Model confidence (mean pLDDT): 84 of 100. The RNA shown here (transfer RNA) has 72 nucleotides and comes from Candidatus Iainarchaeum sp. Rfam family: tRNA. Gene Ontology term of the family: triplet codon-amino acid adaptor activity. By type it is a transfer RNA. RNAcentral records the identical sequence in 2 taxa.

[in-house]
RNA sequence: GGGCAGGUGGCGCAAUGGUAGCGCGUCCGCUUCGCAUGCGGAAGGUUAGGGGUUCAAGUCCCCUCCUGUCCA
Repeated sequence: GGGCAGGUGGCGCAAUGGUAGCGCGUCCGCUUCGCAUGCGGAAGGUUAGGGGUUCAAGUCCCCUCCUGUCCA
RNA backbone atom coordinates (compact mmCIF):
# COMPACT_ATOMS: atom_id res chain seq x y z
C1' G A 1 0.00 0.00 0.00
C1' G A 2 -4.21 -3.59 -1.06
C1' G A 3 -8.35 -7.37 0.35
C1' C A 4 -11.83 -9.02 4.17
C1' A A 5 -14.44 -8.59 9.01
C1' G A 6 -15.88 -5.26 12.73
C1' G A 7 -17.00 -0.14 15.61
C1' U A 8 -24.40 0.37 18.96
C1' G A 9 -25.53 2.25 27.24
C1' G A 10 -20.00 0.56 31.96
C1' C A 11 -19.16 -4.75 29.58
C1' G A 12 -20.90 -8.71 26.04
C1' C A 13 -24.19 -8.64 21.96
C1' A A 14 -29.18 -7.95 18.98
C1' A A 15 -32.12 -4.95 15.69
C1' U A 16 -36.67 -6.68 7.17
C1' G A 17 -35.22 1.11 5.54
C1' G A 18 -40.53 2.39 9.91
C1' U A 19 -40.92 3.12 18.56
C1' A A 20 -32.89 1.48 19.30
C1' G A 21 -33.68 -3.74 22.44
C1' C A 22 -31.67 -8.28 25.41
C1' G A 23 -28.23 -10.34 29.13
C1' C A 24 -24.70 -8.93 32.88
C1' G A 25 -23.54 -4.69 35.79
C1' U A 26 -25.29 0.11 38.49
C1' C A 27 -29.24 2.56 41.47
C1' C A 28 -34.12 2.34 44.19
C1' G A 29 -38.07 -0.53 46.52
C1' C A 30 -40.09 -5.41 48.57
C1' U A 31 -38.39 -9.82 51.04
C1' U A 32 -34.04 -10.72 55.69
C1' C A 33 -31.83 -9.54 62.34
C1' G A 34 -28.08 -8.72 58.33
C1' C A 35 -25.95 -10.46 53.58
C1' A A 36 -26.78 -13.47 49.32
C1' U A 37 -30.76 -15.32 46.25
C1' G A 38 -35.53 -14.07 44.42
C1' C A 39 -39.41 -10.38 42.78
C1' G A 40 -40.75 -5.36 40.99
C1' G A 41 -39.07 -0.69 39.04
C1' A A 42 -35.60 3.12 37.25
C1' A A 43 -31.41 5.57 35.23
C1' G A 44 -27.88 5.05 31.47
C1' G A 45 -27.07 5.47 23.75
C1' U A 46 -24.81 12.33 19.55
C1' U A 47 -25.54 3.72 16.91
C1' A A 48 -16.78 5.83 15.53
C1' G A 49 -16.78 11.00 12.64
C1' G A 50 -18.54 13.72 8.20
C1' G A 51 -21.41 13.95 3.72
C1' G A 52 -25.19 11.85 0.34
C1' U A 53 -29.94 9.00 -1.09
C1' U A 54 -34.97 8.67 1.07
C1' C A 55 -41.22 10.90 3.58
C1' A A 56 -38.04 8.12 7.01
C1' A A 57 -31.00 5.56 7.80
C1' G A 58 -27.90 1.68 13.20
C1' U A 59 -29.31 -0.47 8.36
C1' C A 60 -28.19 1.75 1.53
C1' C A 61 -23.93 4.81 -1.10
C1' C A 62 -19.13 7.86 -0.67
C1' C A 63 -14.89 9.76 2.25
C1' U A 64 -12.09 9.65 6.83
C1' C A 65 -10.54 7.45 11.65
C1' C A 66 -9.81 3.16 14.88
C1' U A 67 -9.44 -2.41 15.93
C1' G A 68 -8.62 -7.42 14.18
C1' U A 69 -7.01 -10.56 10.21
C1' C A 70 -4.75 -11.93 5.43
C1' C A 71 -1.52 -10.56 1.17
C1' A A 72 2.62 -7.66 -0.56